[in-house]
Context: one part of a larger RNA
Parts: sequence; C1' cells; structure tokens
RNA sequence: CGACGGGGGUGUGCGAGGGGCCGGCGCUAGUACGAGAGGACCGUGCCGGAUGGACCGCCUGUGGGCCGGUUGCGCGGCGACGCGCACCGCCGGGUAGCAGCGUCCAGCAGGGAGAACCGCUGAGAGCAUCUAAGUGGGAAACCCGCCUCCAGAUGACACCCCCCACGACGCGAGUCGGUAAGACCCCGGGCAGACGACCCGGUGGCGAGGCGGCCGGUGGACCGCGCGCAAGCGUUGCAGCCGAGCCGUGCUCAUGGUCGA
Repeated sequence: CGACGGGGGUGUGCGAGGGGCCGGCGCUAGUACGAGAGGACCGUGCCGGAUGGACCGCCUGUGGGCCGGUUGCGCGGCGACGCGCACCGCCGGGUAGCAGCGUCCAGCAGGGAGAACCGCUGAGAGCAUCUAAGUGGGAAACCCGCCUCCAGAUGACACCCCCCACGACGCGAGUCGGUAAGACCCCGGGCAGACGACCCGGUGGCGAGGCGGCCGGUGGACCGCGCGCAAGCGUUGCAGCCGAGCCGUGCUCAUGGUCGA
C1' cells in the first nucleotide's frame, strides 16, 4: 500500500515444512516342513539402541551482586570487626534461571491409489491364456491420516463484536481541520527478545522496585558472659546473613503526547 467505511477479536486452510529408523527376546511351536540336521509363514506380547521434541517434580551440572571457611599484603590509629587486591585469591556448599548426564513423549494404527509380481472371469483363436472389455490382491516409496506455519491464498475467505456519518474551503473530483471505536509514540516491566517484534501494566493501578511474611540457601553472626597459657570451645540462639521463587502491601516510579471513519 492492497484486501472497496474505520476498528478489535476468533476461526477456515489453498499451500509449505517436519516426521517416517533399526535390533533383540517370549508365546504361537520344537508346531507346519524335513530321513535327519535343522526349523518357519501368519498372528501376538515384552525389552532395547540411535534420533527428535518438550519439561525441570526427581538425579546431576552451572549458578562471578547468596552463605560460610581460610592465606598473603594494604587500608579504616591499635585490638576487634570490616573493606580492597591477589584467576570469583583459594576452598566448602548453593535458590531461581539455564541445562543433560535426568524425566516424559514420539515413529503407529487406519484409509486411498498403485510397481514388479500373484490371481478371477474371458474372448480374439470351439482349446489354452491375469487382458484385449471387465475385475481381486499386492512394497519402508506416493496421496491422506499425525505435528508446526500459513488469507499478499492479489483466487486477498468466513464468523462475532465495537464506532456512525462534525466543521471550513471548492461548481466538482477533492483539500484542510477536529473527533469516534481504536491504535501508536512515550513511560514501568516480562518466563518475550540481537534490534524491531511479541506479552503485561500505566493511579479507575500490585507492572517493577521497596517493605512485611513464607519458601529456600548457608550453617550457628557481632557484642557480652563462662572456661582455657593460647588456638579456641560453650552460651544468649535451628542464630546471623540472605540474588532471581510464592503471597501480601499504593511506600517509590509508571510523566506526557500524537494519530485515527
């Protein structure tokens, strides 16, 4: 810009893409078959490999703005307690999130059309013949079925709901302006994200932050007191500290504009 007024939702699916794998074992059955050795079709059940997708309850990683321990040096006058630097200094753990080594799921069934091939009926050609008319069956391949995207599918689809025909100028086509439903910019943000986009919120509000509670992680803070030469131990005290998680709470920030029949 189009889709023949302007908008907000929901759907249909022309079409496109993905997927499509393989093995082992049990039963049928030591049956059919076979002198024996050996050993099935058909059908049915179970297990596994690789691959793909999703997820984080479990397991395992990571988790550099969480907690603890600890070495050297420097700084806050000293002690104490902290801070800085040393690969996050090193070491032990670890929430959310992100992940796989973890968990769940998938390939199917079914239908259609049909290759080689196997048939039925059957003439030409009194026989025979799957073929000439007609007709049945038949592969991991093909079409559908399963998953994803999709109306620029210009062949531009359908359904539901919302808005309603104001002003100026022009002879007129129309131009300009103000609005409606609504949208955008802007702002606060997100499990969304390279940027756009997408999603939520903007005081008529819990969107983020703060604060409170909870979950959870560290693992028992500082000071004091007691004991000990000291390192340290005990005690007040499942303490203190505590990112991302859950709930609550207007305390803080969500200002202000434009377009639009």
A computed fold for a 261-nucleotide part of an RNA from uncultured Longimicrobium sp., annotated as large-subunit ribosomal RNA, domain VI. The source organism's lineage runs through Bacteria, Gemmatimonadota, Longimicrobiales, Longimicrobiaceae and Longimicrobium. Its Rfam family is "Bacterial large subunit ribosomal RNA". RNAcentral holds the full RNA, with entries from MGnify. Its mean pLDDT, the model's own confidence on a scale to 100, is 89.